[in-house]
Predicted 3D model of a 76-nucleotide RNA (transfer RNA) from Bipolaricaulis sanaerobius (SeqCode). Its mean pLDDT, the model's own confidence on a scale to 100, is 81. The RNAcentral record of the sequence draws on ENA. Rfam family: tRNA. RNAcentral records the identical sequence in 4 taxa. NCBI's taxonomy places the organism under Bacteria, Bacteria candidate phyla, Candidatus Bipolaricaulota, Bipolaricaulia (SeqCode), Bipolaricaulis (SeqCode).

RNA sequence: GGGUCGUUAGCUCAGUCGGUAGAGCAGCGGACUCUUAAUCCGCGGGCCGGGGGUUCGAAUCCUCCACGACCCACCA
Numbered sequence: 001g002g003g004u005c006g007u008u009a010g011c012u013c014a015g016u017c018g019g020u021a022g023a024g025c026a027g028c029g030g031a032c033u034c035u036u037a038a039u040c041c042g043c044g045g046g047c048c049g050g051g052g053g054u055u056c057g058a059a060u061c062c063u064c065c066a067c068g069a070c071c072c073a074c075c076a
Stems, first nucleotide, its partner, number of pairs: 001072007010025004019056001027043005049065005
């Protein structure tokens, strides 16, 4: 330098054909228990890595950039 994939909640990940975002774990509150753990019930938490474009509408499509992983090439 070229290519492929990835970036969504504190963490690990879903999200179909474009229609306004979910799960598990963690956290918080409660029930239960002598207490803790476990179990059960409930609650909060992200506008989707950043910019621009297309569209009535973008996490999703196009483009540029950043970061990460892998492959190839180059180099002394």